A computed fold for a 100-nucleotide RNA from SAR202 cluster bacterium bin16, annotated as Bacterial small signal recognition particle RNA. Its Rfam family is "Bacterial small signal recognition particle RNA". Clan: SRP clan. Rfam describes the family as follows. The signal recognition particle (SRP) is a universally conserved ribonucleoprotein involved in the co-translational targeting of proteins to membranes. NCBI's taxonomy places the organism under Bacteria, Bacillati, Chloroflexota, Dehalococcoidia, SAR202 cluster. The prediction has a mean pLDDT of 76.
RNA sequence: AGCCAGACCCUGCGCGACGGAGCCCUGUGAACCGCGUCAGGUCCGGAAGGAAGCAGCGCUAAGCGGAGUGCUCCGAGUGCCGCAGACCAGUCUGGUUCGA
Numbered sequence: 001a002g003c004c005a006g007a008c009c010c011u012g013c014g015c016g017a018c019g020g021a022g023c024c025c026u027g028u029g030a031a032c033c034g035c036g037u038c039a040g041g042u043c044c045g046g047a048a049g050g051a052a053g054c055a056g057c058g059c060u061a062a063g064c065g066g067a068g069u070g071c072u073c074c075g076a077g078u079g080c081c082g083c084a085g086a087c088c089a090g091u092c093u094g095g096u097u098c099g100a
Base pairs, nucleotide, nucleotide: 001097002096003095004094005093006092007091008090010085011084012083013082014081015079016078018075019074020073021072022071023070024068025066026065027064028063034059035058036057037056042051043050044049
C1' cells in the first nucleotide's frame, strides 16, 4: 500500500431501564346548589296517617394526597441490547498478500 471481515456513523423494527399521563388500591373530600337515611322541629288532617325536610350519620362527584411499579398510552440528547437495511466517504480493530 492492496484485499477481506467487523465496529463506529445513519435508518427501520423489537426488547429493557428513565420521564409524563391514565386505570387499579387507599386517605381526605359537598353548610346549600349530589344520593340515601333523616332525631328534633315544621306543614296537611277531627283522627288514622301523610308530606316536605334542617342538623347528624353513611356512600360518593370534582379536587388534593399516599403507595406499588401491576397494566395501557405517549416520549426522549435512552442502552460497552438484539435483528435487518443503508453507507462503501472517513476512522479504528483483526486476518492475509506485496514492498521497504